[in-house]
Two RNAs folded together computationally: RNase P RNA and transfer RNA, 438 nucleotides in total. Rfam match: Bacterial RNase P class A. Rfam links the family to the GO terms tRNA processing, dimeric ribonuclease P complex and ribonuclease P activity.
RNA sequence: CGAGUUGACCAGGCGAUCGCCGGUGGAAUGAUCCACGGGAGGAAAGUCCGGGCUCCACAGGACAGGAUGGUCGGUAACGCCGACCGAUCGCGAGGUUAGGGAAAGUGCCACAGAAAACAAACCGCCCCGAGAUGGCAACAUCGCGGGGUAAGGGUGAAAAGGUGGGGUAAGAGCCCACCAGCGUUUGAGGUGACUCAGGCGGCUUGGUAAACCCCAUCCGGAGCAAGGCCAAACAGAGAGGAGUGGUUGUCCGCCACAUUCGACUCUCGGGUAGGCUGCUUGAAUGAAUCAGCAAUGGUUCAUCUAGAUAAAUGAUCGCGCCGGUUCGCCGGUGACAAAACCCGGCUUACGGUCAACUCGCAUU
RNA sequence: GCACUUGUAGCUCAAUUGGAUAGAGCAGCGGUCUACGGAACCGCAGGUUGCAGGUUCGAAUCCUGCCAAGUGCA
Numbered sequence: 001c002g003a004g005u006u007g008a009c010c011a012g013g014c015g016a017u018c019g020c021c022g023g024u025g026g027a028a029u030g031a032u033c034c035a036c037g038g039g040a041g042g043a044a045a046g047u048c049c050g051g052g053c054u055c056c057a058c059a060g061g062a063c064a065g066g067a068u069g070g071u072c073g074g075u076a077a078c079g080c081c082g083a084c085c086g087a088u089c090g091c092g093a094g095g096u097u098a099g100g101g102a103a104a105g106u107g108c109c110a111c112a113g114a115a116a117a118c119a120a121a122c123c124g125c126c127c128c129g130a131g132a133u134g135g136c137a138a139c140a141u142c143g144c145g146g147g148g149u150a151a152g153g154g155u156g157a158a159a160a161g162g163u164g165g166g167g168u169a170a171g172a173g174c175c176c177a178c179c180a181g182c183g184u185u186u187g188a189g190g191u192g193a194c195u196c197a198g199g200c201g202g203c204u205u206g207g208u209a210a211a212c213c214c215c216a217u218c219c220g221g222a223g224c225a226a227g228g229c230c231a232a233a234c235a236g237a238g239a240g241g242a243g244u245g246g247u248u249g250u251c252c253g254c255c256a257c258a259u260u261c262g263a264c265u266c267u268c269g270g271g272u273a274g275g276c277u278g279c280u281u282g283a284a285u286g287a288a289u290c291a292g293c294a295a296u297g298g299u300u301c302a303u304c305u306a307g308a309u310a311a312a313u314g315a316u317c318g319c320g321c322c323g324g325u326u327c328g329c330c331g332g333u334g335a336c337a338a339a340a341c342c343c344g345g346c347u348u349a350c351g352g353u354c355a356a357c358u359c360g361c362a363u364u
Numbered sequence: 365g366c367a368c369u370u371g372u373a374g375c376u377c378a379a380u381u382g383g384a385u386a387g388a389g390c391a392g393c394g395g396u397c398u399a400c401g402g403a404a405c406c407g408c409a410g411g412u413u414g415c416a417g418g419u420u421c422g423a424a425u426c427c428u429g430c431c432a433a434g435u436g437c438a
Stems, first nucleotide, its partner, number of pairs: 001360010013319006020039002023036005041336001045347002048345005053223004060252004065219005070084005085099001086097004100214002105212002107208003122153002124149006131142004161179006180204001182201008227277004236268005243257005284303008320333005365437007374390004383421001392408005414430005
């Protein structure tokens, strides 16, 4: 210098004026006015997970259904995060990982190929039988029939362990040695996943569970239009009707309202569509310190930091900064994007700064 | 706020539940025919299966995350 990897941080600077939305205080007490102080994000987004909160039995039993899946830890909880193990990608820094079970069962493995899963005989190799031809004969060749053989050929993503030797009619874990893998076991290390070293065993068991399924763990439902309070308005009629509604996808159980003074459902018609609360002090933020590799947690001190309801942040001017300049001045001062009950994550969009590390080239 | 659906050629639709070159009609282009045009006949081109990853030997199809369009309920 070039190419990368990982992580952290910032979100445009300062001031003035006017305007907008809340709060506190004061004056009026009729709308309003004055003063002080506050006013969007790292993603406020997508609504993909998890929780708080509220109501329905503080939430119950069974089934169905759904989610997750290495180990240990963190957390209110998670499908999130950290560390580690294994696998895999990269020269490397590092990245990715739905990573339980395929000797419980079922299914699938197109085309090609002989055969695709209790294996299989197309070619080839070998044996036997009878025959033809040649030959004096031994025998050779040819096709036919019966059988053996998975070592070789070829097909495929995948062909039933690999290499070598023995063995055999030819062959084959049929036998043996080494290697790979599986099961089991001993020792060592680790909390554990697992790793390392050794012994024994049958000789070998295909892949697919992001196919059904099995195992383990977790999950009750609804959502701030939850829920509570106040105010305003109105008009009922017809049909069905013994159970209905909620928890609920189904059954049980529970609760509520009903059983002719009729719950509830449907149709038509009428009325209202306002206010308060929930609402922002919270698993909060910042600093210091301690424990821990880390995620994170503990302690102490300090701080209060938006609450709108068709929805508030904008405009103008000056200074500063950056770039250009004919020294008059001109342009820019950002990207993605804006709360709606509140938090923890994930994902996606996006501008910039810094740090550490890796590889390559050049120079010393 | 909650619950869902769809995305394949310019347009409208297929693809036998994963199987190898993703098909068809209309539209487009070229040719034949015609004096010319249409129709008809023959042929051709046109696809990141919305995007990016993953599972698998193999993905339009299965899984995950996004993007776009649309629907229903309160």